Predicted 3D model of a 74-nucleotide RNA (transfer RNA) from Candidatus Andersenbacteria bacterium RIFCSPHIGHO2_02_FULL_46_16. It matches the Rfam family "tRNA". Rfam classes the family as a transfer RNA. From the family's description: Transfer RNA (tRNA) molecules are approximately 80 nucleotides in length. Its mean pLDDT, the model's own confidence on a scale to 100, is 80. Taxonomically the source falls in Candidatus Anderseniibacteriota (Bacteria, Bacteria candidate phyla).
[in-house]
RNA sequence: GGGCCCAUAGCUCAGUUGGCUAGAGCGUUCGCAUGGCAUGCGAAAGGUCGGGAGUUCGAGUCUCCCUGGGUCCA
Numbered sequence: 001g002g003g004c005c006c007a008u009a010g011c012u013c014a015g016u017u018g019g020c021u022a023g024a025g026c027g028u029u030c031g032c033a034u035g036g037c038a039u040g041c042g043a044a045a046g047g048u049c050g051g052g053a054g055u056u057c058g059a060g061u062c063u064c065c066c067u068g069g070g071u072c073c074a
Base pairs, nucleotide, nucleotide: 001073002072003071004070005069006068007067010026011025012024013023019057028044029043030042031041032040033039050066051065052064053063054062
């Protein structure tokens, strides 16, 4: 220098070839059960989906550029 892959909640990830309000587990907070802890059950908070632009009625999803990481080739 070139090719490919990844980036979504504090962490690990899903999101079915664009469709209505973006989710799961763990963690955090609160409540109930217990004398208390562990644990179990219930609830809540937490995301401008890495950044920008484009296509479209509509983008986490498609296109382009940039940033960071991984990998292969030279």